[in-house]
RNA sequence: AGAGUUGGCCGGGCAGUCGCCCGGAAGAUCUUCGCACCAGGAGGCGCCCGCGUCUCUGCGUGUGGGUUUUCCGGGAGGAAAGUCCGGGCUCCACAGGGCAGGGUGCCAGGUAAUGCCUGGGGGGCGUGAGCCCACGGAAAGUGCAACAGAAAGCAUACCGCCGAUGCAGCCUCCGCCUUCGUGGUGGCGGUUGCAGGCAAGGGUGAAAUGGUGCGGUAAGAGCGCACCGCACGGCUGGCAACAGGCGUGGCGAUGGUAAACCCCACCCGGAGCAAGACCAAAUAGGAACCCUUUCGUGCGGCCCGCACGGGGUUCGGGUAGGUCGCUAGAGGCGCGCGGUGACGCUCGUCCCAGAUGAAUGACUGUCCUCGACAGAACCCGGCUUACAGGCCGACUCUGCUU
RNA sequence: CGGGGCGUGGCGCAGCCUGGUAGCGCGCCUGCUUUGGGAGCAGGAGGCCCCCGGUUCGAACCCGGGCGCCCCGACCA
Numbered sequence: 001a002g003a004g005u006u007g008g009c010c011g012g013g014c015a016g017u018c019g020c021c022c023g024g025a026a027g028a029u030c031u032u033c034g035c036a037c038c039a040g041g042a043g044g045c046g047c048c049c050g051c052g053u054c055u056c057u058g059c060g061u062g063u064g065g066g067u068u069u070u071c072c073g074g075g076a077g078g079a080a081a082g083u084c085c086g087g088g089c090u091c092c093a094c095a096g097g098g099c100a101g102g103g104u105g106c107c108a109g110g111u112a113a114u115g116c117c118u119g120g121g122g123g124g125c126g127u128g129a130g131c132c133c134a135c136g137g138a139a140a141g142u143g144c145a146a147c148a149g150a151a152a153g154c155a156u157a158c159c160g161c162c163g164a165u166g167c168a169g170c171c172u173c174c175g176c177c178u179u180c181g182u183g184g185u186g187g188c189g190g191u192u193g194c195a196g197g198c199a200a201g202g203g204u205g206a207a208a209u210g211g212u213g214c215g216g217u218a219a220g221a222g223c224g225c226a227c228c229g230c231a232c233g234g235c236u237g238g239c240a241a242c243a244g245g246c247g248u249g250g251c252g253a254u255g256g257u258a259a260a261c262c263c264c265a266c267c268c269g270g271a272g273c274a275a276g277a278c279c280a281a282a283u284a285g286g287a288a289c290c291c292u293u294u295c296g297u298g299c300g301g302c303c304c305g306c307a308c309g310g311g312g313u314u315c316g317g318g319u320a321g322g323u324c325g326c327u328a329g330a331g332g333c334g335c336g337c338g339g340u341g342a343c344g345c346u347c348g349u350c351c352c353a354g355a356u357g358a359a360u361g362a363c364u365g366u367c368c369u370c371g372a373c374a375g376a377a378c379c380c381g382g383c384u385u386a387c388a389g390g391c392c393g394a395c396u397c398u399g400c401u402u
Numbered sequence: 403c404g405g406g407g408c409g410u411g412g413c414g415c416a417g418c419c420u421g422g423u424a425g426c427g428c429g430c431c432u433g434c435u436u437u438g439g440g441a442g443c444a445g446g447a448g449g450c451c452c453c454c455g456g457u458u459c460g461a462a463c464c465c466g467g468g469c470g471c472c473c474c475g476a477c478c479a
Base pairs, nucleotide, nucleotide: 001398002397003396004395005394006393007392008391009390010389012367013366014365015364016363017362018361020075021074022073023072024071025070026069027068028067029066030065033064034063035062036061037060041056042055043054044053045052046051077373081384082383084382085381086380087379088378089272090271091270092269096304097303098302099301101268102267103266104265105264106120107119108118109117110116121135122133123132124131125130136263137262141261142260143257144256158202159201160198161197162196165195166194167193168192169191170190171189173187174186175185176184177183210228211227212226213225214224215223229251230249231248232247233246235244236243237242276324277323278322279321286315287314288313289312290311291310295309296308297307298306317478318477319476331350332349333348334347336345337344338343368371403475404474405473406472407471408470409469412428413427414426415425422459430446431445432444433443434442452468453467454466455465456464
């Protein structure tokens, strides 16, 4: 210098004017507001006054709320998204047991919890930094494998190789018998066919019954041997996953598929802030159908168990206003300590959106690298997806120079 | 905001659970029939199953992610 890997951060800035939402302070206002207190008036009652009590009314003060003015402070994201996981919170009387169902799946740790994260193991890719992996079990069982192929899983043989062994035919040679025939019979060898042997090679297929090599054989074959693979049993290291090494077994024991059923281990009760609680307002407190005690509902898969006696669907009717939940939290930032790390602990410091037709915007000026994806709705931890551009740290490879 | 379902020729749907040949109806095209049209008869075309990735020998189907469309959910009595 070029190419690349990885971790983290930012994601238009500044100034002015006007406007929106929330909170705080001060002021004004509320014969369309509530509450409390002090003092007064009128009337009733106890018993005539005093006194007590009740009702009505008016004035004043305080306080809450509404409206409004001024000032001050704050006001979207790294994904607020998808709603894919995990938790908090709330209700279902309790959240108990079993079956079913769903999820996760190498090991250890982190965490409120997880399918997330960290570290390690194994496998794959890359020269490397590094990246990727749904990574339990196929010797418990069931199923599947179209087409092709001999055979697709208790095996088998299309082409092919051999034909040692047995039978039959033919040929050369040798021997014996002979009725001398082109006869009979026996043997060595060759050759053809069959029986038979084989699974090395070819061919089919996504996949063909351990692989390579040497020996061996009629040809072959774990048939024998060496190495690798596999299985089993000890040993060593490691918490473990696992790794290393030793011995034994020839291996038709035990091919593939579990994001097929299934088995094993672990986890999961259901619903969701339109959860749920309170105040106020209003009505035709209605009708039809279905189920109902071996039932129904609570209980939204089922059963046991517990409680209750009605429940469900549709049509019709009414109100669609307010308050709480609602944001201080597994919270942010910083120093230190422990840990390889995820993370944990101590201390200090900060308060940082809470709307409900739903706010965070518009305009002007100016600067630059000319600005992407995109808008909170109960909250939080993750994952995934979308994203113009920029900044910082660590590391790898190649080339050149010193 | 929360919950559920769907995507397959031009249209409406089946097939998906249990992976191997994509099918049905209407529509479209060609021919026959008819004077012509309709109806009828015979034949045919048209889909890489919304997109991307994975599992598997093999995916419309199984698994993961994305996109689009549709439906339901206030309270009182």